Predicted 3D model of a 526-nucleotide part of an RNA (small-subunit ribosomal RNA, 5' domain) from an uncultured rumen bacterium. Model confidence (mean pLDDT): 83 of 100.

Context: one part of a larger RNA
RNA sequence: GGGUGAACGCUAGCGGCAGGCUUAACACAUGCAAGUCGAGGGGCAGCAGGAGGUGGCAACACCUUGCUGGCGACCGGCGCACGGGUGCGUAACGCGUAUGCAACCUGCCCCGUACAGGGGGAUAACGGAGGGAAACUUCCACUAAUACCCCAUGACGACGCGAGGCCGCAUGGUCGUGCGUCUAAAGCUUUGGCGGUACGGGAUGGGCAUGCGUGGCAUUAGGUAGUUGGCGGGGCAACGGCCCACCAAGCCGACGAUGUCUAGGGGAGCUGAGAGGCUAAUCCCCCACACUGGUACUGAGACACGGACCAGACUCCUACGGGAGGCAGCAGUGAGGAAUAUUGGUCAAUGGGAGGAAUCCUGAACCAGCCAUGCCGCGUGAGGGAGGGAGGCCCUAUGGGUUGUAAACCUCUUUUGCCUUGGGGCAAUAAGGGCGGUGCGCCGUCCGAUGAGAGUACAAGGCGAAUAAGCAUCGGCUAACUCCGUGCCAGCAGCCGCGGUAAUACGGAGGAUGCAAGCGUUAUCC
Repeated sequence: GGGUGAACGCUAGCGGCAGGCUUAACACAUGCAAGUCGAGGGGCAGCAGGAGGUGGCAACACCUUGCUGGCGACCGGCGCACGGGUGCGUAACGCGUAUGCAACCUGCCCCGUACAGGGGGAUAACGGAGGGAAACUUCCACUAAUACCCCAUGACGACGCGAGGCCGCAUGGUCGUGCGUCUAAAGCUUUGGCGGUACGGGAUGGGCAUGCGUGGCAUUAGGUAGUUGGCGGGGCAACGGCCCACCAAGCCGACGAUGUCUAGGGGAGCUGAGAGGCUAAUCCCCCACACUGGUACUGAGACACGGACCAGACUCCUACGGGAGGCAGCAGUGAGGAAUAUUGGUCAAUGGGAGGAAUCCUGAACCAGCCAUGCCGCGUGAGGGAGGGAGGCCCUAUGGGUUGUAAACCUCUUUUGCCUUGGGGCAAUAAGGGCGGUGCGCCGUCCGAUGAGAGUACAAGGCGAAUAAGCAUCGGCUAACUCCGUGCCAGCAGCCGCGGUAAUACGGAGGAUGCAAGCGUUAUCC
């Protein structure tokens, strides 16, 4: 000199863009953050309508009826493994980079081939009877399905036993083929469609393995028994001591094993001429975690943040028998701290889940609020104006210098401010419609609802210099000097050093210098 997720002191007019618990992965009140589908199902608690009945002159009220729209709870499907948060752990194939899988999986999506025949038994809801303070739960009886099961069909699929061709990278791979065994399906509909099953291929996403790279300490030198390898098995989507039985005695290490301390990694960021050093906030990719530890279940996918079970700590409820909970989601609270924001608005856009769609959900997201935390931009006026006024300060003091063109005064402007008026784009399109094309699936084009932000940005008109400057420094380094006070005191200080009676170094004043809505200080990096 440059930098910062900064903090502190003094000060503060506006806008744009960004950023905002670095500490206690400390504890959490409250609300919200993952639902959706009635075009899978039985139904009908609530709402609306229809029909019937009763009362009433009528409006209307009540009752019955799933008849219709729709729909709480229930069965079922898909989603909840994404999105969002945090950095505890981890020095590791965790990450980065480059490869391999002849050792693997992949829901939804795309392409292709083939298929969907028949039957059965349950169960929730509802109903009945109980238990419990509650959480919740037991028994009896009924019923449906795209829930569950059986049979059929059935391989180009899987498995077993076999001839053959081709190929390779060791185990082998691949293409035909014979025999045997095994295995599938689901319907709904507004008739337009939406779905189901098996197999092959694709795409996407993942899993595994390997080379190289990826902290400190040798005042850590030896470490290791599932340890290293083999054979056989189990398990897995798959390879593998991943696990197990047996056999052998190996394996790693000064090219730093093992131990210990520290730490999420990268793209990147800061600095520097570069080499390098330092950092890992925001954004993106990967990893790990979800009160602490462990375990599996479901599923295409989890060993699962707002799922389950067990144990533990903590908090809460209780009728003392027993129960409930997990903000490292968004807000918010307490605590810790030098220190870090609103218990806001909307699904309008982008994206996600469900759905044929309408639509619903979405603290993802988009916006708004707070904070000079940073960067950038603008303003606090411009031109003229010497009787160089008054006042302040200084001096060699009837006088001079300086503050200073600064002010006053004259002319002008109106960014900003206040008032009034207008005010887009973000909206693409959906349902539906017009036209054209079509391989009849649909496609193209034009029209056609919808705006949180917000009457904001912006524009026009009006008013009036009006509403707007501070902070640090002035001995040398280092730009900027005098007076007064103090008297080794009070104090200053980054280093050298100032202060003991003439202090440009302390405190004040006048003046000056530097930066400026900021300026200094502290911390830290180069």